Overview
Large-subunit ribosomal RNA, domain II from a Candidatus Thorarchaeota archaeon, 727 nucleotides, folded computationally. Its mean pLDDT, the model's own confidence on a scale to 100, is 83. Taxonomically the source falls in Candidatus Thorarchaeota (Archaea, Promethearchaeati). It matches the Rfam family "Archaeal large subunit ribosomal RNA".
[in-house]
Context: one part of a larger RNA
RNA sequence: GCCAGGGAGUUCAUGGGCGUGGCAAGGAUAAGGCGAAGAGCCGUAAACGAAGGGAAACCAAUAUGCCCGCAGCCUUCGGGUGAGGGGCAGCGUGUGAAAGUGCGCGAAGUCACUCCCAUGACACGAGAAUCCAGUCGAUCUAGGCUUGGCCAGGGUGAAGCCGGGCGAAAGCUCGGUGGAGGCCCGAGUGGGUUAUGACGUGCAACUCUCUCCUUUGAGCUGAGCGUAGGGGUAAAAGGCUUAUCUAGACUGGUGAUUGCUCGUUCUCUGCAAAGUUGGUCGCAGCCAAGCCUCGCUCGAGGUAUCAUGUGGUGUAGAGCACUUUCGGAUGUGCCCGGGGGGCGUCAAGCCCUUCACCAUCCUGAAAACUCCGAAGCUGCAUGAACCGUAGACGGCGAGAGACGGGUGCCUGGGGUAAGCCCAGCAGGCCGAGAUGGGGAGAACCGAGAGUAUGGUUAAGGUCCCUAAGUACCAGAUAAGUGCGGUGAAGAAGGGCGUCGAGAGCCCAAGACAGUCUGGGGGUGAGCUUAGAAGCAGCUAUCCCCGAACGAAAGCGUAACAGCUCACAGACCGAGGCUCUCGGCCUUGAAAAUGGACGGGGCUAAAUCUGGUCACCGAGACCAUACGGCACACGGGUGAUUCUGUGUGAUCCGGUAGCAGAGCGAUCCGGUUGGGUAGAAGUGGGGCCGUGAGGUCCCGUGGACCGUCCGGAUUUGAAGAUCCUGGC
Numbered sequence: 001g002c003c004a005g006g007g008a009g010u011u012c013a014u015g016g017g018c019g020u021g022g023c024a025a026g027g028a029u030a031a032g033g034c035g036a037a038g039a040g041c042c043g044u045a046a047a048c049g050a051a052g053g054g055a056a057a058c059c060a061a062u063a064u065g066c067c068c069g070c071a072g073c074c075u076u077c078g079g080g081u082g083a084g085g086g087g088c089a090g091c092g093u094g095u096g097a098a099a100g101u102g103c104g105c106g107a108a109g110u111c112a113c114u115c116c117c118a119u120g121a122c123a124c125g126a127g128a129a130u131c132c133a134g135u136c137g138a139u140c141u142a143g144g145c146u147u148g149g150c151c152a153g154g155g156u157g158a159a160g161c162c163g164g165g166c167g168a169a170a171g172c173u174c175g176g177u178g179g180a181g182g183c184c185c186g187a188g189u190g191g192g193u194u195a196u197g198a199c200g201u202g203c204a205a206c207u208c209u210c211u212c213c214u215u216u217g218a219g220c221u222g223a224g225c226g227u228a229g230g231g232g233u234a235a236a237a238g239g240c241u242u243a244u245c246u247a248g249a250c251u252g253g254u255g256a257u258u259g260c261u262c263g264u265u266c267u268c269u270g271c272a273a274a275g276u277u278g279g280u281c282g283c284a285g286c287c288a289a290g291c292c293u294c295g296c297u298c299g300a301g302g303u304a305u306c307a308u309g310u311g312g313u314g315u316a317g318a319g320c321a322c323u324u325u326c327g328g329a330u331g332u333g334c335c336c337g338g339g340g341g342g343c344g345u346c347a348a349g350c351c352c353u354u355c356a357c358c359a360u361c362c363u364g365a366a367a368a369c370u371c372c373g374a375a376g377c378u379g380c381a382u383g384a385a386c387c388g389u390a391g392a393c394g395g396c397g398a399g400a401g402a403c404g405g406g407u408g409c410c411u412g413g414g415g416u417a418a419g420c421c422c423a424g425c426a427g428g429c430c431g432a433g434a435u436g437g438g439g440a441g442a443a444c445c446g447a448g449a450g451u452a453u454g455g456u457u458a459a460g461g462u463c464c465c466u467a468a469g470u471a472c473c474a475g476a477u478a479a480g481u482g483c484g485g486u487g488a489a490g491a492a493g494g495g496c497g498u499c500g501a502g503a504g505c506c507c508a509a510g511a512c513a514g515u516c517u518g519g520g521g522g523u524g525a526g527c528u529u530a531g532a533a534g535c536a537g538c539u540a541u542c543c544c545c546g547a548a549c550g551a552a553a554g555c556g557u558a559a560c561a562g563c564u565c566a567c568a569g570a571c572c573g574a575g576g577c578u579c580u581c582g583g584c585c586u587u588g589a590a591a592a593u594g595g596a597c598g599g600g601g602c603u604a605a606a607u608c609u610g611g612u613c614a615c616c617g618a619g620a621c622c623a624u625a626c627g628g629c630a631c632a633c634g635g636g637u638g639a640u641u642c643u644g645u646g647u648g649a650u651c652c653g654g655u656a657g658c659a660g661a662g663c664g665a666u667c668c669g670g671u672u673g674g675g676u677a678g679a680a681g682u683g684g685g686g687c688c689g690u691g692a693g694g695u696c697c698c699g700u701g702g703a704c705c706g707u708c709c710g711g712a713u714u715u716g717a718a719g720a721u722c723c724u725g726g727c
Stems, first nucleotide, its partner, number of pairs: 001727006011121007019113005026048001032042003052059002062089001065088004072081003090105006124263004131253006142227001144225007151217001153185003156181001160177007188215001190213002195209001197208002229245001231241003266662006276289005291401001292399006301387003305384009317372001318370002323366003327362005333357001337355007405430003410424005435446003450626007460616003463600003469613001471612006482602002493587003497584010514571005520544003525539003550565001553564003627652002629648007663716001665713006672706003681700008
């Protein structure tokens, strides 16, 4: 892992509710007794109901006066009547001086049972780490005690002693001898340093190998004994105390508790949520409300939408009239002030200037500015539309779930930003929504899926993969740009790439480009300078010849020289030059294995722009048939069960959840059947049912098993790292 078996909302009590049944102003007994541990009978106490109000003392209510009116009934179709229901009036009582006002009043309960819910109990199943009590452990290990055992070999050479030399002596010194030491090297022993090696489902729940530390000592070690759980022991690491230690193990309290996690078993049908508000030692929980379901009740209106009318608002925008604020100009004033300068003997004072102030003007800014001011949102009224007597809106009760939301559009705050955080908005959507498209995909586009068959379209597509145009018309692009509309990229800034638009200028009296020729003289202008000759610098920049030629726009020389340019002529023969704007393209452009337009591949296209007609393409729409559900009208009934017909464009997606109807298992009571001419079980197959399932046939098997009506449950498994067994 698979298979088989086991495996989770139970039981009792009390309370609330729907339903059903009995009796009814009453209903029922309880404990207990008789009895067969039965059925049944007896038992009338308490409690419930039949009266309320008041803290209490205490007082104590319409068995209908009036009006409206649903269903129903009647109708001459005008309406009448009208159980139940509602409104007045009246009554009881409390309060109040009163006015008034609170609660109650025109009779329905009670007992039993099924089901649902709550509470208490282990309380749907499983799961902690804990806490406490009592026991058992020192065969491991820590410390101690008693008694034993063990330590190859080598080195070093303390004290003491002996001898020689020196010395007056004390003594010093040399040579021997001697054999000390938590001394040295190093096996065994004991340890466990480094490889951060091997191994890491291992040889091993701590090992292997090299290397390393120690080896006469605080050494190692055998056996026996002793210390026990808030205790021991500890050269102290919270170490060790039998693979267990920041408080051992076992048993018990114990089914501890857990707001946390996982699981929770058959089918179909109807409806269908919330992630918000308030409170909370509250934020992973819970309570109340809102939102969902179901039932009852009432009886005529209701409002997601639109239009009109009439109110509200202070946002977007705009503006500067207030407040705050940025830049600038002008001006006289101010003398109230600061800085600088001048005159002045110190000074007082005077003058000039600048800043600040004031006034006016120009140009701006604002979430906490507004002289203004939309769209939008919203109140009310009327109308439309839609919903509603097939019962809406409203009221009452029972059952929930949920109280982590997310995302698209729009709008704010924080942040460099985020598939970021915090908010607003709300008939978007996901959540709880399948299906078609988007390569793939929660929420983007199309569209809300009862079943089936056929057709038509939507979004999106039509070369092949792949259904449908290698469609048509006119342009663009040469970059494989592109063929992904964002995410998942491509910016500012560039481009004599190319296409288009606008404007200006030149041009057959010849433009623009190219080629050929000229490009001179006064003069080497003057000054400066060693020199300065067009071309270091300063000043001036004239005149002549001419088709044209600068006292020179560049290169060059020490200075000259030299080469071009401007300018002009000739040749040529048709458009040229400049500015602005736009389209596509291009540059800007860097990431790690080879690689992504979904791929193949595509170039007057299978790319981009504009236009046209076809076609393909969903569960959408249409048609037909059927099923369910709801409702209406009949039949029938104690009954909303059953049954027939009809209607449904406006019913049938669905998580949590609520409600309804069923299938199957085991046992019991009744009923009616089958079986040795083959029961149950089991292998294979046919048919029926929306489904849980049912039924029939063949084989196997060899003795019991069903239908129907009721009743009762240890009643349905794929999951829980579920339990047990097998493989």